[in-house]
Molecule: Bacterial RNase P class A
Organism: Actinomycetota bacterium
RNA sequence: GGAGUCGGACAGGCGGCCGCAGCGGGCAACCGCUGAGGAAAGUCCGGACUCCACAGGGCAGGCUGCUGGGUAACUCCCAGGCGUGGUGACACGCGGAAAGCGCAACAGAGAGCAGUCCGCCGAUGGCCGUCUCCGGACGGCACAGGUGAGGGUGAAACGGUGGGGUAAGAGCCCACCGGCGUCGCUGGUGACAGCGGCGGCCAGGCAAGCCCCAGUCGGAGCAAGACCGAGCAGGGACAUGGGUGGCCCGCCCGUUAGGCGGGCAGCGAGGUCCCGUACCGAGCUGCUCGACACGAUCCCAGGUAGGUCGCUCGAGGCGGCGGGCAACCGUCGCCCUAGAUAGAUGGUCGCCACCCGCAGGUCCGCCUGCGGGGACAGGAUCCGGCUUACCGUCCGACUCCUCCA
Numbered sequence: 001g002g003a004g005u006c007g008g009a010c011a012g013g014c015g016g017c018c019g020c021a022g023c024g025g026g027c028a029a030c031c032g033c034u035g036a037g038g039a040a041a042g043u044c045c046g047g048a049c050u051c052c053a054c055a056g057g058g059c060a061g062g063c064u065g066c067u068g069g070g071u072a073a074c075u076c077c078c079a080g081g082c083g084u085g086g087u088g089a090c091a092c093g094c095g096g097a098a099a100g101c102g103c104a105a106c107a108g109a110g111a112g113c114a115g116u117c118c119g120c121c122g123a124u125g126g127c128c129g130u131c132u133c134c135g136g137a138c139g140g141c142a143c144a145g146g147u148g149a150g151g152g153u154g155a156a157a158c159g160g161u162g163g164g165g166u167a168a169g170a171g172c173c174c175a176c177c178g179g180c181g182u183c184g185c186u187g188g189u190g191a192c193a194g195c196g197g198c199g200g201c202c203a204g205g206c207a208a209g210c211c212c213c214a215g216u217c218g219g220a221g222c223a224a225g226a227c228c229g230a231g232c233a234g235g236g237a238c239a240u241g242g243g244u245g246g247c248c249c250g251c252c253c254g255u256u257a258g259g260c261g262g263g264c265a266g267c268g269a270g271g272u273c274c275c276g277u278a279c280c281g282a283g284c285u286g287c288u289c290g291a292c293a294c295g296a297u298c299c300c301a302g303g304u305a306g307g308u309c310g311c312u313c314g315a316g317g318c319g320g321c322g323g324g325c326a327a328c329c330g331u332c333g334c335c336c337u338a339g340a341u342a343g344a345u346g347g348u349c350g351c352c353a354c355c356c357g358c359a360g361g362u363c364c365g366c367c368u369g370c371g372g373g374g375a376c377a378g379g380a381u382c383c384g385g386c387u388u389a390c391c392g393u394c395c396g397a398c399u400c401c402u403c404c405a
Base pairs, nucleotide, nucleotide: 001401002400003399004398005397006396007395008394009393010392012352013351014350015349016348017347018346020035021034022033023032024031025030037376041387042386044385045384046383047382048381049221050220051219052218056249057248058247059246061217062216063215064214065213066080067079068078069077070076081094082093083092084091085090095212096211100210101209102206103205117151118150119147120146121145124144125143126141127140128139129138130137131136159177160176161175162174163173164172178202179201180199181198182197183196184195185194186193187192225309226308227307228306234300235299236298237297241253242252243251256293258292260290261289262288263287264286265285266284267283270280271279272278316335317334318333319332320331321330322329323328354373355372356371357370358369359368360367361366
């Protein structure tokens, strides 16, 4: 000097005039203070908070997925482990494929209990020829059969090198290497790492396919919800009824003011009679059954102008010190920074700063003049994250290449 990797900061400033929203002061005029983002976006996670539910247990269903830590919590953050890519700084990924099921274009014989297109063998069986001492020998064919080492296809083809063995071959056998399994030792909280013994065990991909394993999970959401006020129109079901997302158990609310009819039992004024511990008997009480009706509750339909609260003091911000590799935690001090509801921060002028282009000058540091430009984009309960969009400037650390000393 160039190329790159990672992290952070800012998101124009000042002044004048006019105009807004909230809060405070004031009788008023008016005065004072505050007034959008790093993403306010996506609505993807996690909560706080509110309501429903005796808030408990289970099924179904969903979510997460290496280890340890941080946090209110998380699919987030930090540190580490392993794998892949990169010369590297770094980036990305993360349970299980011998539990089962399933999927995979084209090419290829074959894509997982494989299989033969070309090729190799053809010992043994078969065919042909020659010789024959008639036992057979030699040569050929490549049919049957054997083979899966070589070649080919493909992103990927059932370990690699060497040797033995075989008719030819093949972990068929052996040595070493790789993978896998298992046992043990050392280090580490752990994921794992290193070392050693045994075993020819050699078992592709996909689980963001179903699935298995481990952990975890009530639901709905500020249009939550509470209050004031206004307004309408009721109808149906109903006690083996109803109650927070689906189902079950548990649990909770209700099971009736009421009359009607029947049955049983007790009491029973009075009456009858063959005078008996008999019969009839209005009414009352208790229990029970049934239908009707209906207050718990559910369903359908209608109505709900408007206003107040929730509403912004928070797992808050900034700084010092301490602990920790870090994320972060502790402690002390200071600060209050939108709360709208058809929805407020805008308009204009001037100067400065930044960037770009042109021209001129230059002591090569830069200066002057003219023209132009500034992205993505705006709250609505509030926080912690992630993801996406994005103009320009600045700062820091690190890596690689080249040159000079």